[in-house]
RNA sequence: AAUCAUGAUAGAGGCGCAUCUGUUAUGAGUAACUGCUUUGUUUCAGGCAAUUGCGGGCAGCGGAAGGAACAGAUGCCGAGGGGUUGGAUGGAGCCUAACGUCCAGUGCCCGGGAUGCAGGAGAAUAUCUUGCAUACUGUCGGUUAAUACCGGAGAGCUGUCAUAUUU
Numbered sequence: 001a002a003u004c005a006u007g008a009u010a011g012a013g014g015c016g017c018a019u020c021u022g023u024u025a026u027g028a029g030u031a032a033c034u035g036c037u038u039u040g041u042u043u044c045a046g047g048c049a050a051u052u053g054c055g056g057g058c059a060g061c062g063g064a065a066g067g068a069a070c071a072g073a074u075g076c077c078g079a080g081g082g083g084u085u086g087g088a089u090g091g092a093g094c095c096u097a098a099c100g101u102c103c104a105g106u107g108c109c110c111g112g113g114a115u116g117c118a119g120g121a122g123a124a125u126a127u128c129u130u131g132c133a134u135a136c137u138g139u140c141g142g143u144u145a146a147u148a149c150c151g152g153a154g155a156g157c158u159g160u161c162a163u164a165u166u167u
Stems, first nucleotide, its partner, number of pairs: 001166002005163007014077001016076009033060006041050002043097001045096004080110003083106008111137002114134008139152005
């Protein structure tokens, strides 16, 4: 001095990610409760049980939570999200299954946000999430005179320091 490898440290991407608090609307004239009525049913999964019940209809009365928007604060850049395994728990009289929520594990998938279509969750048209497509954007590599094009993935990329190796 160079290359690649290991470790430490500090950073970048941008409508960037997540959490908490407050306000507002939605949730909803819904659930629950009360009265009357009805043999028709429960989470349109399977079974058991119940008939003074449950379910449905009418009337009265009448919420909340999750999720969302805005504002502020905090922690960060595999931030985080998803899948999957295990545990706890919920609704609903009980059991199994399915579904939801929380915790823990798992280098299984995703560089990032946006739009559209389809599936799932959800009261929902909001929103979240998965898959596909489209352009945009950051990064590295390849090609090109350049523009531009092609490809890869965050176990990445950039800066600094240290060790190792080569000259």

This is a predicted structure of a 167-nucleotide RNA (Lysine riboswitch aptamer) from an uncultured Spirochaetia bacterium.
The sequence was found by an Rfam model in a public genome assembly.
Rfam family: Lysine riboswitch aptamer. Rfam links the family to the GO term lysine biosynthetic process.